[in-house]
RNA sequence: GGCCCCAUCGUCUAGGGGUUAGGACACUAGCUUUUCAAGCUAAGAACCGGGGUUCGAUUCCCCGUGGGGCUA
Numbered sequence: 001g002g003c004c005c006c007a008u009c010g011u012c013u014a015g016g017g018g019u020u021a022g023g024a025c026a027c028u029a030g031c032u033u034u035u036c037a038a039g040c041u042a043a044g045a046a047c048c049g050g051g052g053u054u055c056g057a058u059u060c061c062c063c064g065u066g067g068g069g070c071u072a
Base pairs, nucleotide, nucleotide: 001071002070003069004068005067006066007065010025011024012023013022018055028042029041030040031039048064049063050062051061052060
C1' cells in the first nucleotide's frame, strides 16, 4: 500500500429502522454491621465525527478518525 473486521455509560457488553438505549461490574447515597467486607435499595452515567437515504437512523449507505487482523 491492498483487503477485511470493530467503534454504545468509567470498563465489558445487548440492541441491525419506531426501545424510556437494556444488563453486569465499578462509582455515589441510604439500610444493615462495633468497623470493614458481603448483602439489599435507590440514583447518576453512553450511541467516534461529518454527510446521505428515510416520515423516522444507535441501526442502512458514503467519507473521515481511531483500533485490530490478513497479505505484499
Overview: A computed fold for a 72-nucleotide RNA from a Candidatus Margulisiibacteriota bacterium, annotated as transfer RNA. The source organism's lineage runs through Bacteria, Bacillati and Candidatus Margulisiibacteriota. The RNAcentral record of the sequence draws on ENA. RNAcentral records the identical sequence in 6 taxa. Its Rfam family is "tRNA". It is annotated as a transfer RNA. Its mean pLDDT, the model's own confidence on a scale to 100, is 82.